[in-house]
RNA sequence: GGGGCCGUAGCUCAGCUGGGAGAGCACCAGAAUCGCACUCUGGGGGUCGGGAGUUCGAAUCUCCUCGGCUCCA
Numbered sequence: 001g002g003g004g005c006c007g008u009a010g011c012u013c014a015g016c017u018g019g020g021a022g023a024g025c026a027c028c029a030g031a032a033u034c035g036c037a038c039u040c041u042g043g044g045g046g047u048c049g050g051g052a053g054u055u056c057g058a059a060u061c062u063c064c065u066c067g068g069c070u071c072c073a
Base pairs, nucleotide, nucleotide: 001072002071003070004069005068006067007066010025011024012023013022019056027043028042029041030040031039049065050064051063052062053061
């Protein structure tokens, strides 16, 4: 220098063919308990790595770019 894969909540990840942004754990509150843990109920939290384009509509398609892993030279 070139190719491939990955980047979504604090962490691990899902999101099928473009249309609802989600799960588990964690966190907060309440219930229960003499109290803690477990359990149960409810709740908060996201520029979907960044920018641009296409589209009525983009996490998803296209281009550029940043970071990580990897292969080739």